[in-house]
Context: one part of a larger RNA
RNA sequence: UCCGGCGAGUUACCGUUCGUGGCUCGGUUAAGACCUUACGGGUCGGAGCCAUAGGGAAACCAAGUCUUAAUAGGGCGACAAUUGUCGCGGGCGGUAGACGCGAAACUGCGUGAUCUACCCAUGGGCAGGUUGAAGCGCGGGUUAAACUGCGUGGAGGACCGAACUCACUUGGGUUGAAAACCGAGGGGAUGACCUGUGGGGAGGAGUGAAAGUCUAAUCAAACGCAGAGAUAGCUCGUUCUCUCCGAAAUAACUUUAGGGUUAGCCUCGAGCAACUAUGAUACGGGGGUAGAGAGACUGAAUCGGAUGGGGGCCCAUUCCAGGGUACCUCACUGAACCAAACUCCGAAUACCGUAUUAACUAUCUCGGGAGUUAGUCUACGGGGGAUAAGCUCCGUGGUCGAGAGGGAAACAACCCAGAUCGUCAGCUAAGGUCCCAAAGUAAUACUCAGUCACUAAGGAAGUUGAAUCUCUGUGACAGCCAGGAUGUUGGCUUAGAAGCAGCCACCAUUUAAAAAGUGCGUAACAGCUUACUGGUCGAGAGAUUCUGCGCCGAUAAUGAACGGGAGUAAGUAUUACACCGAAGCUACGGGAUCCGUAAGGAUCGGUAGGAGAGCGCUGUACAGGAGAUACAAGCCAUACGGUAACGAGUGGUGUCGGCCUGUACAGGUGAUUAUGCCGGA
Numbered sequence: 001u002c003c004g005g006c007g008a009g010u011u012a013c014c015g016u017u018c019g020u021g022g023c024u025c026g027g028u029u030a031a032g033a034c035c036u037u038a039c040g041g042g043u044c045g046g047a048g049c050c051a052u053a054g055g056g057a058a059a060c061c062a063a064g065u066c067u068u069a070a071u072a073g074g075g076c077g078a079c080a081a082u083u084g085u086c087g088c089g090g091g092c093g094g095u096a097g098a099c100g101c102g103a104a105a106c107u108g109c110g111u112g113a114u115c116u117a118c119c120c121a122u123g124g125g126c127a128g129g130u131u132g133a134a135g136c137g138c139g140g141g142u143u144a145a146a147c148u149g150c151g152u153g154g155a156g157g158a159c160c161g162a163a164c165u166c167a168c169u170u171g172g173g174u175u176g177a178a179a180a181c182c183g184a185g186g187g188g189a190u191g192a193c194c195u196g197u198g199g200g201g202a203g204g205a206g207u208g209a210a211a212g213u214c215u216a217a218u219c220a221a222a223c224g225c226a227g228a229g230a231u232a233g234c235u236c237g238u239u240c241u242c243u244c245c246g247a248a249a250u251a252a253c254u255u256u257a258g259g260g261u262u263a264g265c266c267u268c269g270a271g272c273a274a275c276u277a278u279g280a281u282a283c284g285g286g287g288g289u290a291g292a293g294a295g296a297c298u299g300a301a302u303c304g305g306a307u308g309g310g311g312g313c314c315c316a317u318u319c320c321a322g323g324g325u326a327c328c329u330c331a332c333u334g335a336a337c338c339a340a341a342c343u344c345c346g347a348a349u350a351c352c353g354u355a356u357u358a359a360c361u362a363u364c365u366c367g368g369g370a371g372u373u374a375g376u377c378u379a380c381g382g383g384g385g386a387u388a389a390g391c392u393c394c395g396u397g398g399u400c401g402a403g404a405g406g407g408a409a410a411c412a413a414c415c416c417a418g419a420u421c422g423u424c425a426g427c428u429a430a431g432g433u434c435c436c437a438a439a440g441u442a443a444u445a446c447u448c449a450g451u452c453a454c455u456a457a458g459g460a461a462g463u464u465g466a467a468u469c470u471c472u473g474u475g476a477c478a479g480c481c482a483g484g485a486u487g488u489u490g491g492c493u494u495a496g497a498a499g500c501a502g503c504c505a506c507c508a509u510u511u512a513a514a515a516a517g518u519g520c521g522u523a524a525c526a527g528c529u530u531a532c533u534g535g536u537c538g539a540g541a542g543a544u545u546c547u548g549c550g551c552c553g554a555u556a557a558u559g560a561a562c563g564g565g566a567g568u569a570a571g572u573a574u575u576a577c578a579c580c581g582a583a584g585c586u587a588c589g590g591g592a593u594c595c596g597u598a599a600g601g602a603u604c605g606g607u608a609g610g611a612g613a614g615c616g617c618u619g620u621a622c623a624g625g626a627g628a629u630a631c632a633a634g635c636c637a638u639a640c641g642g643u644a645a646c647g648a649g650u651g652g653u654g655u656c657g658g659c660c661u662g663u664a665c666a667g668g669u670g671a672u673u674a675u676g677c678c679g680g681a
Stems, first nucleotide, its partner, number of pairs: 001681006011096013026050003032044004054061002064076004099237002102234001106227006118200008126191001128160003131156001135152006164188003168185005203219001205215002240614006250263005264372002266369006276362002278358008291345001292343002298339002302335004307331005312325004375400001377398008405416003420590004425586003431580003434565003440577007452567001458552002462549002465546007479536005485509003490504003515530001519528002591604005615670001617667009634653005640647002
């Protein structure tokens, strides 16, 4: 992992509600007693319970009562409608283990120190080698000592190193040979040493040279049994079919936030109506949002102006005065401007009311049963954030959630569209029509970038269209030929400054025209060139703005930005008429639900969930059935029937066990999943 079997809303009592049955001038018995029996029952038994009257905390009063000083007012009742009660069955709740499995833990009583930690008693063990403390002897030495030499001696948590013991390093092993080992090295090895035997103390306790270590492969509280089916707002699982309807992810409160209670939204039953809810139109309302505004306030805020007030700075001053000011500020004023917590104003919508109208819709009240209270993306209006987030928090709509189908290459939330079933029929939506791949042609423009087929600021004689202005046959624009001069090297500055480092001025003359000079250049001159003018040429030229489509900007880590091929249209814009295209709509046929007398009409996606109808299994009771040529279950094979769960028929096997059909009843009644349990492969 697979196969087979087992495996989860039960039962008792109480309550509530629905269905159903009995009685109702109330209903019902309990314990118990008597009778009977094929142990099923029958008859008594009225104690008690519910109902028949309520109000009050109660005393108590009573169709009233309570509050109160009250005969007021108010609350709950009565008056009218009556129903009530006892069984049985279904739904749900409560108390019980209460749908099943699952803790870590807590408590009680016991069992453990044959492992291990420590202690007590009594035994045992430590090859060999090395070092050579104290003391002592003799000698030297001293008054005597001290001291010293040579011996002797044999101390030590002394040294080296086996047994023994430990476990520092490393290799292997890691479904091991082994639930801690093997190999090679390593530490201690007369000691706080190692070890045998016997003994001691234990679970909030022991023991601990202390690591929360160890206490029998178990230790931040051992193990066994019991309380015990502890509790689990948590996770997982919860078994046949079909039909109808069908949510929520919100509010309030919560030691509450992944849990609850009530409301909202779903379902089932009952009831009651009215222009009741809902849509459209008309009319009537209140508002202070969007927008707008500023001489209408409160604030914010930029650049000016002259005048006035205050201050600073400068000048001047014996004091009082005074003068100046490219400074600051307040007021005034001109222009331009801003606001969620500004408003002189002010919509569209929305909301409320009235009237008319539409409708296949449903609103409302009571009762039974729920689930939901983690939402998501998208469009629009906003808050937070950075006018970031597939971000977060609100509001309004939609989708998904619980929604399949077509489109967007692929793609819950985007676009189209809501799947009862069948059909080798038709029409369309979004989106498409060169090939992959169903379906296309025509017309007029634009684009040359493979733009199409990612992006901005910004940049550019790309190109289309529109417009304005200037020059132009009295000859423009571009090119070519020629001129481009004089006072003068203007003045100043400077070493120099001559058009051309810099400063000032920028005149005049001759002219067709020519700057006190546009750029290059020189040390300074020189030189080249431009403005400007003439000639040549002969028709448009230049500038600016708007606009369509393009170009650059365009750089990321495997190769990727039409889905691919390919395309100059098969790209883009506009237009026309076709076609394709879905589970949409239509056609034909079948089924179901609801409404309806019928004809007929409407409806039938669906998670949580509500309601309804069935299939199958085991047993019991009653009725029926097959069976001696072997009946039935079970098992094997099989091309049959039914809307489903499922049900037959036939053949084989199966040697007496039982079985089948119908009706009713009862339940240990249905398994792909619980890291389920047991067995097998």
A computed fold for a 681-nucleotide part of an RNA from Aureliella helgolandensis, annotated as large-subunit ribosomal RNA, domain II. NCBI's taxonomy places the organism under Bacteria, Planctomycetia, Pirellulales, Pirellulaceae, Aureliella. It matches the Rfam family "Bacterial large subunit ribosomal RNA".